The RNA shown here (transfer RNA) has 72 nucleotides and comes from Candidatus Hodgkinia cicadicola. It is recorded under the gene name tRNA-Ile. Rfam family: tRNA. It is annotated as a transfer RNA. The RNAcentral record of the sequence draws on ENA. Its mean pLDDT, the model's own confidence on a scale to 100, is 85. Taxonomically the source falls in Candidatus Hodgkinia (Bacteria, Pseudomonadati, Pseudomonadota, Alphaproteobacteria).
[in-house]
RNA sequence: AGGUUUGUAGUUUAAUGGGAAAACAUGUGCUUGAUAAGUGCAAAAUUGACAGUUCGAUACUGUUCAAGCCUA
Repeated sequence: AGGUUUGUAGUUUAAUGGGAAAACAUGUGCUUGAUAAGUGCAAAAUUGACAGUUCGAUACUGUUCAAGCCUA
């Protein structure tokens, strides 16, 4: 330099163009003499960024950024 894959909550992962979800972690309530464990509830995401297509985009298209892999 060229090609290719991935990017969603603090972390790991879902979601065939229409309501963004779960587990762990975190906070808090119950439980206990006190912890741990168990259990209920809550918060946490402009779906990497910017545009385009569409009535409607996490999803399709383009550019760009970051990471991994391949070739030189």